[in-house]
Molecule: glmS glucosamine-6-phosphate activated ribozyme aptamer
Organism: Sporomusaceae bacterium
RNA sequence: CGGACUCAUAUAGCGCUGGCACUUUCCAGGAAGGCAAGUGGACGAGGAAGAGGUUUAUCGAGUGUUCAGCGGAUGCCUCUCGGCUUUCUGCAGUCGCAGCAACAGACAAAACCUUCGGGCGACCGGCGGGACAAAACUGUUGCAGCAGUAAUCG
Numbered sequence: 001c002g003g004a005c006u007c008a009u010a011u012a013g014c015g016c017u018g019g020c021a022c023u024u025u026c027c028a029g030g031a032a033g034g035c036a037a038g039u040g041g042a043c044g045a046g047g048a049a050g051a052g053g054u055u056u057a058u059c060g061a062g063u064g065u066u067c068a069g070c071g072g073a074u075g076c077c078u079c080u081c082g083g084c085u086u087u088c089u090g091c092a093g094u095c096g097c098a099g100c101a102a103c104a105g106a107c108a109a110a111a112c113c114u115u116c117g118g119g120c121g122a123c124c125g126g127c128g129g130g131a132c133a134a135a136a137c138u139g140u141u142g143c144a145g146c147a148g149u150a151a152u153c154g
Stems, first nucleotide, its partner, number of pairs: 014071004019067001020040005026034002043060003049080006081096005088148004099143007112129002115126004
């Protein structure tokens, strides 16, 4: 330094790359390009009742590749279970600590800058500085069944 095994932690803008772009030795020598070896290829916020199915599965920041492609994924659909709809049951609606709507409030990292380390290089990594989001979420207000039925009051 490499390989194998075991254990622990982290991870879904999470992983990968014979498209593409870029770098280097050699060949070439105006070069174009060629072989080989490498580098790049998503910045955070947010998201899980269970089973099955399905694929272009939320929000904004930045932007020249955050392009293109593949895999996966807390999304979506159906069913089961459960909450709310002002006692209960059925149906219906809607959601998963859990009805809908309106209003108000809140929070980030990269990009950028200085600097340090690794690499021939493309690039990779660390500390520090440094602002600015939207959805979610929290709070307030308003609104929410049909049929049957129980209790209470008159």